[in-house]
RNA sequence: UCUUAUUCAGAGAGGCGGAGGGAAUUGGCCCUAUGAAGCCUCGGCAGCGGGUUCUGUGCGAAACAGAAUACUGUGCCAACUCCAACAAGCCGAUAUUAGGCUUGGAAGAUAAGA
Numbered sequence: 001u002c003u004u005a006u007u008c009a010g011a012g013a014g015g016c017g018g019a020g021g022g023a024a025u026u027g028g029c030c031c032u033a034u035g036a037a038g039c040c041u042c043g044g045c046a047g048c049g050g051g052u053u054c055u056g057u058g059c060g061a062a063a064c065a066g067a068a069u070a071c072u073g074u075g076c077c078a079a080c081u082c083c084a085a086c087a088a089g090c091c092g093a094u095a096u097u098a099g100g101c102u103u104g105g106a107a108g109a110u111a112a113g114a
Base pairs, nucleotide, nucleotide: 001114002113003112004111005110006109007108012042013041014040015039016038020031021030022029025085026084027083028082043077044076045075047074048073049072050071051069052068053067054066055065056064057063081107086104087103088102089101090100091099
């Protein structure tokens, strides 16, 4: 970089640090000196791959399917991926604009594979 799957579930304390952060751009909204980012320690969550166990099919401890488990590799632990942006449809209205909802898409994130 490409492909596929998922993306309204879940899970935070301490230490160092010292002003930003919520991917990028724009707009909004929010978090933050009652301490941001980052780093470290410990704890936790359970999505994907692996392992293990159980169940079913099965001649079979092959294979396939389902479930459980935090053992392992990753990942994650404010707010839906914080919200919107593009397209279609619908609602609503002072019939103008603004607004709201649904679906899809784009982008991002995570995993597995190439």